[in-house]
RNA sequence: GGGCGGUUAGCUCAGCUGGCAGAGCGUCUGUCUUACACACAGAAGGCCACUGGUUCGAUCCCGGUACCGCCCACCA
Numbered sequence: 001g002g003g004c005g006g007u008u009a010g011c012u013c014a015g016c017u018g019g020c021a022g023a024g025c026g027u028c029u030g031u032c033u034u035a036c037a038c039a040c041a042g043a044a045g046g047c048c049a050c051u052g053g054u055u056c057g058a059u060c061c062c063g064g065u066a067c068c069g070c071c072c073a074c075c076a
């Protein structure tokens, strides 16, 4: 330098060929318990890496940038 994959909740990851985003774990509250844990019920938490574009509308499509991983090439 080239190619491919990835970036979504605190963590691990889903998201159907565009229509105001989910699970598990974790956290918090309540019930239960002498208490803790478990269990059950509920809640909080995300401007979908950043930036432009297309569109009535973008996590999703297109361009660019950044970071992570893998492969290839080059180098004195």
Base pairs, nucleotide, nucleotide: 001072002071003070004069005068006067007066010025011024012023013022019056027043028042029041030040031039049065050064051063052062053061